[in-house]
Molecule: glmS glucosamine-6-phosphate activated ribozyme aptamer
RNA sequence: AAACAAAGGUUAGCGCCAGAACUAUAAAAAUAGUUGACGAGGUCUAGAGUUAUCGAAAUAUUCGGCGGAUGCUCUAGUGGUACAAUUACUACCAUAGAUUAAAUCUAAAAAAUAGUAGAAAUAUUAUAACAGAAAUUUAAUCAGUAAUUAUG
Repeated sequence: AAACAAAGGUUAGCGCCAGAACUAUAAAAAUAGUUGACGAGGUCUAGAGUUAUCGAAAUAUUCGGCGGAUGCUCUAGUGGUACAAUUACUACCAUAGAUUAAAUCUAAAAAAUAGUAGAAAUAUUAUAACAGAAAUUUAAUCAGUAAUUAUG
């Protein structure tokens, strides 16, 4: 490095459970289980810090805790726009300048109904409905300095 075999993974609102609540057995201790965030959106690279965006449902636990994390801030680097090109600095940004307007972008769960699994807590399947933030596209307006090069 290749081939064969087995197992696992292909992931980040994500995983876990020493507390708590709930179920079964039990006088109790205890044992065995269950619950413990519903989707949307989100990564230039490295380091540090930090209780990491948006709404839905519910008002009983989506309580509490641990770990992780694409968020935010700072530093350095790389890249984009600001002059046709290059370089340096500066401003704003991260397939990448700012502002305004319009358009686009299938929410899911809960609840309800009907089933399935379980002794139970509970889990799960099907049916139909309902967001906000951000982003994208189009249009308009606005947006540096210095040096060098090229063209006229």